[in-house]
A computed fold for a 73-nucleotide RNA from an uncultured Mollicutes bacterium, annotated as transfer RNA. It matches the Rfam family "tRNA". Rfam classes the family as a transfer RNA. Its family is annotated with triplet codon-amino acid adaptor activity in the Gene Ontology.
RNA sequence: GCCGACUUAGCUCAAUUGGCAGAGCAACGGUAUCGUAAACCGUAGGUUAGAGGUUCGAUUCCCCUAGUCGGCA
Numbered sequence: 001g002c003c004g005a006c007u008u009a010g011c012u013c014a015a016u017u018g019g020c021a022g023a024g025c026a027a028c029g030g031u032a033u034c035g036u037a038a039a040c041c042g043u044a045g046g047u048u049a050g051a052g053g054u055u056c057g058a059u060u061c062c063c064c065u066a067g068u069c070g071g072c073a
Stems, first nucleotide, its partner, number of pairs: 001072007010025004019056001027043005049065002052062002
């Protein structure tokens, strides 16, 4: 230099051909216990990497940029 994959909550990851953004762990609160942990119940947490386009509607489709990884040279 060329080609491909990936980027979503603090972390690991879902979200199928465009139609309400979710789970587990972690955090916080509660139940329970003489007390702690485990357990159980609940709460909060998102510019879906950034900018633009298409569309009534974009995590999803298209273009550009940035980053990570892999392949080729």